[in-house]
Annotation: Predicted 3D model of a 73-nucleotide RNA (transfer RNA) from a Flavobacteriales bacterium. It matches the Rfam family "tRNA". By type it is a transfer RNA. Lineage of the source: Bacteria > Pseudomonadati > Bacteroidota > Flavobacteriia > Flavobacteriales.
């Protein structure tokens, strides 16, 4: 330098016909228990890497950029 994959909750990741953003773990509250752990119920938590474009509507499509990983030279 060229190409490929990825960036979404505190962490690990889903979301692939464009139509209200989700799961597990963690955190908090309640229940249960002599207590802790385990178990059960619920809650909070997101400018979906940045900017622009297309569209009635973008996590998803297009363009540019940033960051991480990989292949080739």
């Nucleotide at each position: 330098g060229a190409c490929c994959c990825g960036g979404u909750a505190g962490c690990u990741c889903a979301g692939u016909a464009g139509g209200u953003a989700g799961a597990g773990c963690a955190u908090c509250u309640c229940c249960c228990u002599u207590u802790u752990a385990a178990g059960g119920a619920g809650a909070g938590g997101g400018u979906c890497c940045u900017g622009a474009g297309u569209u009635c509507g973008a996590g998803c499509c297009u363009c540019a950029g940033c960051c991480g990983g990989g292949u080739c030279a």